[in-house]
Molecule: Glycine riboswitch aptamer
Organism: uncultured Brevundimonas sp.
RNA sequence: UCGCGGGAGAGAUCGGGCCGUCCAGCCUUGUUUUCGGACGGACCCGGGGCCGAAGGCGCAACCGCCCCGGAAACGCUCAGGCAAACGGACCGCGA
Numbered sequence: 001u002c003g004c005g006g007g008a009g010a011g012a013u014c015g016g017g018c019c020g021u022c023c024a025g026c027c028u029u030g031u032u033u034u035c036g037g038a039c040g041g042a043c044c045c046g047g048g049g050c051c052g053a054a055g056g057c058g059c060a061a062c063c064g065c066c067c068c069g070g071a072a073a074c075g076c077u078c079a080g081g082c083a084a085a086c087g088g089a090c091c092g093c094g095a
Base pairs, nucleotide, nucleotide: 001095002094003093004092005091006090013047014046015045016044017043018041019040020039021038022037023036027030049082050081051080055078056076057075058074062070063069
């Protein structure tokens, strides 16, 4: 480095948009448009909340005679993430 297996945390959050289904209503006899209501959607925009284990940054116990250098699963939360899947530090096995 590659393959296989394992691998945590945190809202199925709130508002709006859009779309779909149903109901009601209107018109008046065709199931079409507008308005209203209910339910749904892992789609878009925004609000506030939260998590740390891609990456990044910081502190430095420690390694080291010193310099140079290395250095956490600690801290931050820029990035990333908050159903499942994917991803995933790291661990085990094999090449």